About this RNA:
The prediction has a mean pLDDT of 83. This is a predicted structure of an 88-nucleotide RNA (c-di-GMP-I riboswitch aptamer) from an Acidobacteriota bacterium. The sequence was found by an Rfam model in a public genome assembly.
[in-house]
RNA sequence: CCUCGACAAGGGUACGCCAGCCGAAAGGCUGAGCACACAAAGCCACGGGUCCUCGCCUGACCCCAGACAAGACCGCCGGGCUACCGAA
Numbered sequence: 001c002c003u004c005g006a007c008a009a010g011g012g013u014a015c016g017c018c019a020g021c022c023g024a025a026a027g028g029c030u031g032a033g034c035a036c037a038c039a040a041a042g043c044c045a046c047g048g049g050u051c052c053u054c055g056c057c058u059g060a061c062c063c064c065a066g067a068c069a070a071g072a073c074c075g076c077c078g079g080g081c082u083a084c085c086g087a088a
Base pairs, nucleotide, nucleotide: 004086005085012038013037016034017033018031019030020029021028022027036075042081043080044079046078047077048076049073050072051071055068057066058065059064
């Protein structure tokens, strides 16, 4: 250094619950406390996947239904980039 990840050390993140805000929604941000979990649960939507449907399209039109991502999720899987510690 690479691989790896310990009943090591010091730290870190935060599912969910509550409040406020943003958003059409999915979802996101902030805050207090608790802590489901995580060794990349740090970053990048690149491949797959999932979620949502303001709007577009179709059903002549409304309602409604279907379909579509350019929206969202990196705490779904894979890939890429970067990184603390150092037992076996």